Predicted 3D model of a 1592-nucleotide RNA (small-subunit ribosomal RNA) from a Deltaproteobacteria bacterium.
The coordinates come from a structure-prediction model, not an experiment, and the mean pLDDT is 82.
RNA sequence: AAACUGGAGAGUUUGAUUCUGGCUCAGAGCGAACGUUGGCGGCGUGCCUAACACAUGCAAGUCGAGCGGGAAAGUUCCCUUCGGGGAGCGAGUAUAGCGGCGCACGGGUGAGUAACACGUAGGUCACCUACCAUCUGGUGAGGGAUAACCUGUCGAAAGACGAGCUAAUCCCACAUACGUUACGCCACUUUUUGACCGCGUCCCAUAGGGACACGGUGAGACGGUGGCGUAAGAAAGGGGGCCUCUCCUUGGAAGCUCCCGCCGGUUGAUGGGCCUGCGCACCAUUAGCUAGUUGGUAGGGUAAUGGCCUACCAAGGCGACGAUGGUUAGCUGAUCUGAGAGGAUGAUCAGCCACACUGGAACUGAGACACGGUCCAGACUCCUACGGGAGGCAGCAGUGGGGAAUAUUGCGCAAUGGGCGAAAGCCUGACGCAGCAACGCCGCGUGAGGGAAGAAGGCCUUCGGGUUGUAAACCUCUGUCAAGGGGAACGAAACAUUUGCCGGUGAAUAUCCGGCGAACUUGACGGUACCCCUAGAGGAAGCACCGGCUAACUCCGUGCCAGCAGCCGCGGUAAUACGGAGGGUGCAAACGUUGCUCGGAAUUACUGGGCGUAAAGCGCGUGUAGGAGGGCAGAGCAGUUCGGUGUGAAAGCCCUCGGCUUAACCGAGGAAGUGCGCCGAAAACCAUCUGUCUGGAGGGCUGUAGGGGAACGUGGAAUUCCGUGUGUAGAGGUGAAAUUCGUAGAUAUACGGAGGAACACCAGUGGCGAAGGCGACGUUCUGGACAGACCCUGACGCUCAGACGCGACAGCGUGGGUAGCAAACAGGAUUAGAUACCCUGGUAGUCCACGCCGUAAACGAUGGAUACUAGUUGUUGGGAGUCUUGACCCUCUCAGUGACGACGCAAACGCAUUAAGUAUCCCGCCUGGGAAGUACGGUCGCAAGGCUGAAACUCAAAGGAAUAGACGGGGGCCCGCACAAGCGGUGGAGCAUGUGGUUCAAUUCGACGCAACGCGAGGAACCUUACCUGGGCUUGACAUCCCGAGAACCCUGAUGAAAGUCGGGGGUGCCCGCAAGGGAGCUUGGAGACAGGUGCUGCAUGGCUGUCGUCAGCUCGUGUCGUGAGAUGUUGGGUUAAGUCCCGCAACGAGCGCAACCCUCGCCUCUAGUUGCCACCAGUUCGCUAGUUGCUAACAGGUCAUGCUGAGCACUCUAGAGAGACCGCCGGUGUCAAACCGGAGGAAGGUGGGGACGACGUCAAAUCAUCAUGGCCCUUAUGCCCAGGGCGACACACGUGCUACAAUGGGAGGGACAAAGGGUCGCAAACCCGCGAGGGGGAGCUAAUCUCAGAAACCCUUCCCCAGUUCAGAUAGGAGUCUGCAACUCGACUCCUUGAAGUUGGAAUCGCUAGUAAUCGCAGAUCAGAAUGCUGCGGUGAAUACGUUCUCGGGCCUUGUACACACCGCCCGUCACACCACGAAAGUUGUCUAUACCAGAAGUCUCGCUUCGGUGAGCCCAAGGUAUGGGCGAUGAUUGGGGUGAAGUCGUAACAAGGUAGCCGUACGGGAACGUGCGGCUGGAUCACCUCCUUU
Repeated sequence: AAACUGGAGAGUUUGAUUCUGGCUCAGAGCGAACGUUGGCGGCGUGCCUAACACAUGCAAGUCGAGCGGGAAAGUUCCCUUCGGGGAGCGAGUAUAGCGGCGCACGGGUGAGUAACACGUAGGUCACCUACCAUCUGGUGAGGGAUAACCUGUCGAAAGACGAGCUAAUCCCACAUACGUUACGCCACUUUUUGACCGCGUCCCAUAGGGACACGGUGAGACGGUGGCGUAAGAAAGGGGGCCUCUCCUUGGAAGCUCCCGCCGGUUGAUGGGCCUGCGCACCAUUAGCUAGUUGGUAGGGUAAUGGCCUACCAAGGCGACGAUGGUUAGCUGAUCUGAGAGGAUGAUCAGCCACACUGGAACUGAGACACGGUCCAGACUCCUACGGGAGGCAGCAGUGGGGAAUAUUGCGCAAUGGGCGAAAGCCUGACGCAGCAACGCCGCGUGAGGGAAGAAGGCCUUCGGGUUGUAAACCUCUGUCAAGGGGAACGAAACAUUUGCCGGUGAAUAUCCGGCGAACUUGACGGUACCCCUAGAGGAAGCACCGGCUAACUCCGUGCCAGCAGCCGCGGUAAUACGGAGGGUGCAAACGUUGCUCGGAAUUACUGGGCGUAAAGCGCGUGUAGGAGGGCAGAGCAGUUCGGUGUGAAAGCCCUCGGCUUAACCGAGGAAGUGCGCCGAAAACCAUCUGUCUGGAGGGCUGUAGGGGAACGUGGAAUUCCGUGUGUAGAGGUGAAAUUCGUAGAUAUACGGAGGAACACCAGUGGCGAAGGCGACGUUCUGGACAGACCCUGACGCUCAGACGCGACAGCGUGGGUAGCAAACAGGAUUAGAUACCCUGGUAGUCCACGCCGUAAACGAUGGAUACUAGUUGUUGGGAGUCUUGACCCUCUCAGUGACGACGCAAACGCAUUAAGUAUCCCGCCUGGGAAGUACGGUCGCAAGGCUGAAACUCAAAGGAAUAGACGGGGGCCCGCACAAGCGGUGGAGCAUGUGGUUCAAUUCGACGCAACGCGAGGAACCUUACCUGGGCUUGACAUCCCGAGAACCCUGAUGAAAGUCGGGGGUGCCCGCAAGGGAGCUUGGAGACAGGUGCUGCAUGGCUGUCGUCAGCUCGUGUCGUGAGAUGUUGGGUUAAGUCCCGCAACGAGCGCAACCCUCGCCUCUAGUUGCCACCAGUUCGCUAGUUGCUAACAGGUCAUGCUGAGCACUCUAGAGAGACCGCCGGUGUCAAACCGGAGGAAGGUGGGGACGACGUCAAAUCAUCAUGGCCCUUAUGCCCAGGGCGACACACGUGCUACAAUGGGAGGGACAAAGGGUCGCAAACCCGCGAGGGGGAGCUAAUCUCAGAAACCCUUCCCCAGUUCAGAUAGGAGUCUGCAACUCGACUCCUUGAAGUUGGAAUCGCUAGUAAUCGCAGAUCAGAAUGCUGCGGUGAAUACGUUCUCGGGCCUUGUACACACCGCCCGUCACACCACGAAAGUUGUCUAUACCAGAAGUCUCGCUUCGGUGAGCCCAAGGUAUGGGCGAUGAUUGGGGUGAAGUCGUAACAAGGUAGCCGUACGGGAACGUGCGGCUGGAUCACCUCCUUU
């Protein structure tokens, strides 16, 4: 600072991250459509499709003042035979015709057109222009025809023809014109353009030609202006007024005058024609096109230039700066969007173009090849008397049709504009208005204020309440819109007429013209806008959405159904995502949906992207066009920059004012329009030109290294084969084997020979080459590189589309060669199979020559060139210095080749003077995944195939790098009864028990790898019990509330299997109250709320539990690192049972775990002491006898006897408190540490043994049947009661156990020693009975007192003597006992008898490392009874551990990964089925187009004839026809691959070393993934070695 005001993102790939990358959304817009809804007004807009076909009406006429004619209706009068006739007025009116002007404007549409069509800027000396304006001159004098009319003929009609009149502003001839045109001549004028000569530069070049610049010569052209001559060449009148002049003379004619016309010309204006520069879509899978083609000469034609046309001559013209061809399309101002740059669009309005049923053609005219004109052809429609005619809505309305879709067959010329006219006026579907449509924009309203009992109702609820909600009701107001009534515009200015004044013309006070007034007249809209009045909140709110993006949440219904969905995604019984409801959010007369455009999308990147690994560097070079290019000086000014000027229509956008009440809308003035032209200026840069320079580049000279290339030759080692000898039974091969070779002598060994191929060691991230690639030695030929010092050329340089060349291996052709190796093939193995991996053979091929092919992971996945930007350290080649000679070292330097690393870059990984850094130039390439490097087309190739290279369809991802996990038939370290070493089992038998299966009316339910299976169940005969059958009940067996009755309760009968049903009898309590009655509690009857459910969901849950695992881990705060996920800490070196501890360290600390603290056992101390203890002694009992010693803690009493009692508490014990153990001490090892090893002491030694204790988490682990609980379900039943049955079945299979198979044993007899527990609904002693289970009995005990209770293995003695036994005890018969209402289904035990399998257990598998295993018994819980189970207790009491290779599980570190539901993962291909789009295909068909030929309407031109009206011939040519091609599409039996599709088949290719590392190219083979050969790559794991680097 009037016309500067502006740039937002989100969702979605993952377990998470970051990047790349697509998809999707939020915004704005629309000529829209659809759905739901709908009060009013203003202003706009309204067939985007079928340029499909059209009924009907209207859309272009006008002029009687150009001309000749000339009505009628009606009315008045007259006549009349009453049928009518005549005259006047109407009226010279209406008007057909001739003539003039208009009809080429206005209006519509966008088919065609990729073009000078359009836009913009120019040119026209190459042109036209009716009407209009200006200027100028003229308008004289003759002639002729024809329509109308009349008449005749033909025709259905449309119409046509003939005869006869007539006029003109109709037609024709004459005069005139010197302004017009043509020709000729003269004069003047003019960038000297071209031409010629000279000189110079440059380019091409054989001669020679071309371009540019300078100097000079000179005809003076085309054109223009003026003059002269010749020729050609005009006209029309109509109207008004007047009498000044002349003649007749109310007045008129000649005449005068005015107006409108007419003719010739000038200039202008307007409108056009033609030409040019620039701009203007896509396809190269369209690359070559062109014969009137390009140019010239001459002519024709046109208003005019021109191959526009014709003849002749020449052979040109266009094209990668995209010709030609194909597809699509009217162009623009502008419109929409966008920050802009851009992108998209081209409705309405405006400019231009094109078209008018389709195609062709001309006529008239100033203008047309003509929307509402003509002719012809074609298609279609209509009329017809069948002979023939008529028509063209892409004008306004309207109709049919098409379509998702687009309006009235309206009013008016009042305004604006147009045509005609002198004018009035007429015409005008242009236009002005109205109608229809929420189609759009804008405005208004549907009320305002108050009003809490926060009403009712709805919805939700944790039942308390919350919300709808001041919302409603109710009170007080207002009066917009709509309704009714009344008033009432602007738009109208005029023209014309009359009249006043002034001026002009004129003889004129006439007429006419002009100006200023006055009067009069004109409105479709419309009685509309607007204003006033009346009444009254009365008539006026919906639509979408509410999982995230994205503002807005609950309930019910549904149950992967129905459905939703823009993307992600919701729905499988608790859905804020479906449907409904309540509530909320957003917008609002609208709201959503769909479609389309731009934006976001920096996702085509000019502004403003990329290419190592994400998509993307051509395999490599040479090099053309092109692009870009070193230093200095000068010239010039095309680009560039600046100034001025013209233009860039109007409208629109923007700004400022103004008009409608506001706004939308409209008006005025400005600004802008970034463009183009012209003029001028500047001269830095770029281009150009001139001169010059040496730094870029190149050349010369002297050297150097090298597997650089080609040809020819030479050599030795080895394999194989052949010969001979020696020699004998095997050899070979593999994980193990076999095929194979060998007694016909192999393998082995020695010698000799043949032949082909490849060149060990040297050899090295060493060398050379552009890449591919190159390796024995010698010779010849040959390319390149590097170093050094000087000299020379003088920008000669860089890059490179096309083009050309080279190009591993495989492969192809022809001819050779063939030792080894080796696709294919054969055999042998392996395997479920094995078209493979392994083995034995073996052909193409591998080799050579010549010729093709042209591809690779042709890779540094990194195009080339130049410059700049820290270093360190190897190595190859060259040079210099220093110092001395060494095969030195050291320093510097050039060229190559490696490693590390700073800045910087990068998504990260990483790159880092050999860049992936900083910059410049050039080329190539990319734009989501799949389809697909496929199809079609083209091109190359002998073929294989290469190069170029899509689409339909489909998905919401596909990817890169890094992170933390998990996993690996990856690695390292470590641990565990994990293996090993041992001991004992299981698996075999019989039985017990649990499970599966089967069976059944029911065999209730749950638990299912470890971590279900002697588990829930710690105890099913009834009960339990949940199951089945049958019998019953329905407020219920149980809880609360209400009403009635009765106390409760007790006894008892009938019936029944019982539950129950039906009775009888007795009996009234407690509290209050005078009584009636009431209350508490219980029973019973009744009604309903409700009870009840072991019904479902453990995947809705709580709680509890299992498991990994008593494994050593799991985390946090702060800091630091990283864009981030994350990392660090927690890794490392040691050590530990341990993330235990130490050291180190960008970490420092902390928490949950470990350990410890707790309980128990082990030693000791203290305290306390009954029912415990009390050594020993005494007496006594018992025992066969005898009975010592010592001690009695300390006494007393008693018993047949016993601590029995009193007493005591030293001991043992009990149960409380302490102490003790900590690597504390010593030695060694170790890093001076942590710690480890050994030792001492000690009851105990390195966690002393055992227990309790279980981190973060995992398994949707288990349990709705312990309990609790949400939701759902049942309610005379899925509830409740009862009886009986079942849970106990039994061809079978599995788990867990018991007992055994015997002599370390079994039987008999005798003897000894525990611990821990239980007991009054109980344990039960003594004693008696019974063989026994047990019975009787009942002392004692509520328990350190009594009791269960006898421990057993063991010890001693004795029998058995290896056998189905004196083992083992199943099974079975008989007889009993106990519990219980009841042992039949279905208990335990006892006795007698019976005496099965079984002689140590296949594959496989379990437990255990010390008081453990093994073995022995005891107790308890549950329980009336019923353990081989379970839980505890003690007794006796071992063996072994070298060790960590292997199996299993786990921990830490590391590595790979395409896994993340995490390897029980992921995933590939064939086959089968369904659907979809596409390709090929014998063909069929449509459309466009080319060429050749035939044919030739109308028309026009030329020529001939002509009665001048025409006619004939010819050229050209539309439609049409024939033949042959080409392009594009549609369709096609069949066929090919592709895509998609919850649960199909076969295998297992890939991801881990994916179990044969994978992949690339190629070849062969195979059901398939694939396998194998050859060459290549690392985008291969692991181990070892080598080299290099870094640090010390």